RNA sequence: UACUUAUCCAGAAAGACGGAGGGAAUGGGCCCGCAGAUGUCUUAGCAACCCCUUAGGGCGGGUGCUACUUCCCACCUCGGCAUUUUGCAGAGGGUAGAUGAGAG
Repeated sequence: UACUUAUCCAGAAAGACGGAGGGAAUGGGCCCGCAGAUGUCUUAGCAACCCCUUAGGGCGGGUGCUACUUCCCACCUCGGCAUUUUGCAGAGGGUAGAUGAGAG
């Protein structure tokens, strides 16, 4: 890197470095950011998966995570309200993505 599978409305922050954009990508919205974001490192924490122990749990080991639901919407279906196209809010599904486990 491509494949299979499970989950994705819960949870959890400080310090140092650094210095302009960032919240995956495109468009729109909404946010974060020189009172220093995003990022990297350290420490601390959380507990999703594997593991361990056991059926209470643990954070010891391997990953992971610690603004906003994967920040929200986009495509399809369904019904509701309004309606000229269509719009608004909702439910389900799909695509894409993230993380774990598995196998090549």
Predicted 3D model of a 104-nucleotide RNA (SAM riboswitch aptamer (S box leader)) from a Bacteroidota bacterium. The source organism's lineage runs through Bacteria, Pseudomonadati and Bacteroidota. Of the family's consensus pairs, 94% are formed in the model.